[in-house]
Molecule: c-di-GMP-I riboswitch aptamer
Organism: Alicyclobacillus sp. SO9
RNA sequence: UCAGAAAAACGGCAUACCAAUGGAAACAUUGGGGCGCAAAGCUACGGGGCUAAGGGACUUUUGUACUAUGCCGGCCGAGUUGCCUGA
Numbered sequence: 001u002c003a004g005a006a007a008a009a010c011g012g013c014a015u016a017c018c019a020a021u022g023g024a025a026a027c028a029u030u031g032g033g034g035c036g037c038a039a040a041g042c043u044a045c046g047g048g049g050c051u052a053a054g055g056g057a058c059u060u061u062u063g064u065a066c067u068a069u070g071c072c073g074g075c076c077g078a079g080u081u082g083c084c085u086g087a
Stems, first nucleotide, its partner, number of pairs: 001087004012037002017032006035074001041080003045077003048072003054067002057064002
């Protein structure tokens, strides 16, 4: 520097779900839990997805759809950092 195909070793993270808290919600944090993950470490740069408070539009209704500045890194890519083994 590259690879992780296989076999190890020390370990790491933690789906769904439950509780509390925050939030309009998506979702996040903490604790439990463990489906899985060789980056399931970090970053919202690109794509994709989720939500719609607020906003304007429409509407007989006080509803309808639209919209991200909100969210997702365990959706993909990209950037960046790292353990062990092998070459």